[in-house]
The RNA shown here (c-di-GMP-I riboswitch aptamer) has 73 nucleotides and comes from Paenibacillus lycopersici. NCBI's taxonomy places the organism under Bacteria, Bacillati, Bacillota, Caryophanales, Paenibacillus. The sequence is in RNAcentral, with records from Rfam.
RNA sequence: CUCUAUAAAGGCAAAUCCAUUGAAAAGUGGAGACGCAAAGCUAUAGGGGCUGAAAUGCCAGCCAGCUGCCGUA
Repeated sequence: CUCUAUAAAGGCAAAUCCAUUGAAAAGUGGAGACGCAAAGCUAUAGGGGCUGAAAUGCCAGCCAGCUGCCGUA
């Protein structure tokens, strides 16, 4: 310097319910916690999926890319 069990400090928040926006997928807020070492960011100019008659709509907690906290064995 790099990786990294187990730890420590913390963090995020599924399903579901209520309210609200939207044609819908889905988003936002509250409750809630299935889980997550990136469940942080990236969505016409990576792929894939969802809704729709039709994508420059939606999904990053699908794969992928970029960045990042701690540092014992």